[in-house]
Molecule: transfer RNA
Organism: uncultured Mycoplasmatota bacterium
RNA sequence: GCCCGAUUAGCUCAGUCGGUAGAGCGCACGGCUGUUAACCGUUAGGUCGCAGGUCCGAGUCCUGCAUCGGGCG
Numbered sequence: 001g002c003c004c005g006a007u008u009a010g011c012u013c014a015g016u017c018g019g020u021a022g023a024g025c026g027c028a029c030g031g032c033u034g035u036u037a038a039c040c041g042u043u044a045g046g047u048c049g050c051a052g053g054u055c056c057g058a059g060u061c062c063u064g065c066a067u068c069g070g071g072c073g
Base pairs, nucleotide, nucleotide: 001072002071003070004069005068006067007066010025011024012023013022019056028042029041030040031039049065050064051063052062053061
């Protein structure tokens, strides 16, 4: 220098053919009980890596950049 993959909640990850973003765990609160843990219930938490483009509409398609991983030279 070139190519490929990844980037979504605090963590690990889903997200179909473009149509208003979810799960598990964790946090908080409540229930249960002598107390804690476990268990059960409820809530909160998101600029979908950044900047543009296309579109009525983008996590999803296109371009550039960044970070991480891998390959080639």